About this RNA
The prediction has a mean pLDDT of 90. A computed fold for a 351-nucleotide part of an RNA from an uncultured bacterium, annotated as small-subunit ribosomal RNA, central domain. The RNAcentral record of the full RNA draws on ENA and SILVA.

[in-house]
Context: one part of a larger RNA
């Protein structure tokens, strides 16, 4: 390289959007670049091949053929690809009408409980643990009551329920906003898929600047444990945890399963639309139907586990990635970055 793979064995970029580039519905003219097909020219000679000849044979050495799968340039062929022209509507997208959702973003607003401080009652323990002990308390804790302060979260509703490309999203209210789905008709007329660069988004920690800190709470300090305890337990307790602007770009960023499409058995659930039957009254009941989303399952697949219309099944179209372990996601070097480090990404040696 090829062949072969990528749920769990080595492999799907965390995710979107898109640039070249690859791939692309139906139809009917036309073109003849791809492609086919005939001739012609050229494809040196020598070797390889094959039929012969000379050396006693063979190695040689020589004469004939095929070959040279190739370019060229001409005359055809049009089924598919491609150019082009006109057309269609089955993919795509728009509009009308609707319902559903923790989707985002800005401002506002609620209680409940934790904590501090003030005040009343009150009086000696609280508080922790396996036990204690540090702690806190007669300078009045701890319980109780009533006030007030302030900062994070949002009990119940909550549901293998929604929503969102993912990372995520959860108290109400309001404004400003994105995306999906259903109905049944209108338009446009292929405007579509994927995506190498690339540019966006992106959990927690971390980082700069300047706020704020109510509970937790890395470091750190005591106190038990214990052989020792730089832990595990227990009292405190700072960055952080929260906000604004900026940055970092990581992950068991998981469905370890890329993205579009087409297809191939059945059943049971649930969200959310939409038509209907029974009923005439239902908050009822049942059935067909698009669109999620959960559980069995045939057939197929799969090393097995198990996947099984949300496929790991049968196809097709682009991209990504793998190639014995360790060394090592390291080194060096380049990119980016305040830094922390991050992306790319070896080798020698070794088994």
């Nucleotide at each position: 390289c090829u062949g072969g793979g990528c749920g769990u064995a080595a492999a799907g970029c965390g995710u979107g959007c898109g640039u070249a580039g690859g791939c692309g519905g139906c139809c009917u003219g036309u073109u003849a670049a791809g492609u086919c097909a005939g001739a012609u020219g050229u494809g040196a000679a020598a070797g390889c091949c094959c039929c012969g000849g000379g050396c006693u044979u063979a190695a040689c050495c020589u004469g004939g053929g095929a070959a040279c799968u190739g370019c060229a340039u001409c005359u055809g062929a049009u089924a598919c690809u491609g150019g082009g022209a006109g057309g269609c509507u089955a993919g795509a997208a728009u509009g009308u009408g609707g319902g559903a959702g923790a989707g985002g973003a800005g401002a506002g607003u609620g209680g409940a409980g934790u904590u501090u401080c003030c005040g009343g009652u009150g009086u000696a323990g609280c508080g922790g643990u396996g036990a204690a002990a540090u702690g806190c308390a007669u300078a009045g804790a701890g319980a109780u009551c009533g006030g007030a302060a302030g900062g994070a979260a949002c009990a119940c509703c909550a549901g293998u329920g929604g929503c969102g490309a993912a990372g995520g999203c959860g108290g109400c209210u309001c404004u400003c906003u994105g995306g999906a789905c259903c109905a049944a008709c209108a338009u446009u007329g292929a405007c579509g898929c994927u995506g190498a660069g690339g540019g966006a988004c992106g959990a927690a920690a971390g980082c700069g600047u300047g706020g704020g800190u109510a509970g937790c709470a890395a470091a750190c300090a005591g106190g038990a444990u214990u052989a020792g305890a730089u832990a595990c337990c227990c009292u405190g307790g700072u960055a952080g945890u929260c906000c604004a602007c900026g940055c970092c770009c990581u992950a068991a960023a998981c469905g370890a399963u890329g993205u579009c499409a087409a297809c191939u058995a059945a059943c049971u659930g649930u969200u959310c639309g939409g038509a209907g039957u029974c009923a005439c009254u239902a908050a009822g009941a049942u059935u067909c139907u698009g669109a999620g989303u959960a559980g069995u399952g045939a057939a197929g697949c799969u090393a097995a586990c198990g996947c099984g219309a949300u496929a790991a099944g049968u196809u097709g179209a682009c991209c990504g990635c793998c190639u014995g372990g360790g060394g090592a996601g390291u080194a060096c070097g380049g990119c980016c970055g305040c830094a922390a480090g991050g992306u790319u990404g070896a080798a020698a040696c070794u088994c």